[in-house]
Context: one part of a larger RNA
Molecule: large-subunit ribosomal RNA, domain VI
Organism: Candidatus Moraniibacteriota bacterium
């Protein structure tokens, strides 16, 4: 830019992907074979690599979470803290992201065939799978399964809306999205973000005070105190008004 303007849901021409392999057991030490050896067919199970998804478990990370601790400066001093030293160092760790973790997948079936194997059958009174005709037959081909897909300009279909409107955008609050944009969730007829409350979860028992001890320290109050992203509730703040 086109498909007359839109909102929602779709069809699928076409395209891409997948397709793998190994081992064990049963059938069965059976068929076969003098023996040595040793099956087809069929059934069950275990895996490898690969692919997709996810974070319940196992781990990693987690520089705005918690605790311990060294040196030094400062808050007048004690106590308690703050800054700097790789996040000062050390021990843990929510969400998110993640693999080495978890789950799933390559299944069944149909069609046409290759090599190959056949039926009927003449030319050629026989024979012959072939000349007419009809079958079986592969990890391969076409379907099937997954994804994209009407610029498929042959521009499709259905429902609804609108004709100076419908609808969309600007603007604002944001994240399951993200470089910008886009996408998605919302904009008071509102839970979109922040705050508040509760809770999950993390750390591990705060400060102050009391008691014991000369003191370091310990005990009680106290499974305390503190807390980023998780899950709920709540209009307190901001999503006004408008173009």
């Nucleotide at each position: 830019c086109g498909u007359g303007g839109a909102u929602a849901c779709u069809u699928g021409a076409g395209a891409a992907g997948c397709g793998u392999c190994u081992c064990u057991u049963c059938u069965a030490g059976u068929a076969c074979g003098a023996g040595a050896g040793g099956a087809c067919c069929g059934a069950a199970g275990a895996g490898a690599a690969c692919a997709g998804a996810c974070c319940u478990c196992u781990g990693g990370u987690g520089u705005a979470c918690c605790a311990g601790u060294u040196g030094u400066u400062c808050c007048g001093c004690c106590a308690g803290g703050a800054g700097c030293a790789u996040c000062g160092c050390u021990g843990g760790g929510u969400a998110g992201c993640u693999a080495u973790g978890u789950c799933u997948g390559g299944g069944a079936a149909g069609g046409a065939u290759a090599a190959g194997c056949g039926c009927u059958g003449a030319a050629a009174g026989c024979a012959u799978a072939u000349a007419a005709g009809c079958g079986c037959g592969a990890a391969g081909c076409c379907u099937a399964c997954u994804u994209c897909a009407a610029g498929a300009u042959u521009a499709g279909g259905u429902a609804u809306c609108a004709u100076c409107a419908a609808g969309a955008c600007c603007c604002c609050u944001g994240a399951c999205a993200g470089a910008u944009u886009a996408u998605c969730a919302g904009g008071u007829u509102g839970a979109u973000a922040g705050g508040g409350c509760g809770u999950a979860g993390g750390u591990g028992u705060a400060a102050g005070c009391a008691c014991a001890g000369u003191a370091a320290u310990g005990u009680g109050u106290u499974c305390a105190g503190c807390c980023g992203a998780g899950c709920g509730c709540u209009a307190c703040u901001a999503a006004u008004a408008g173009g």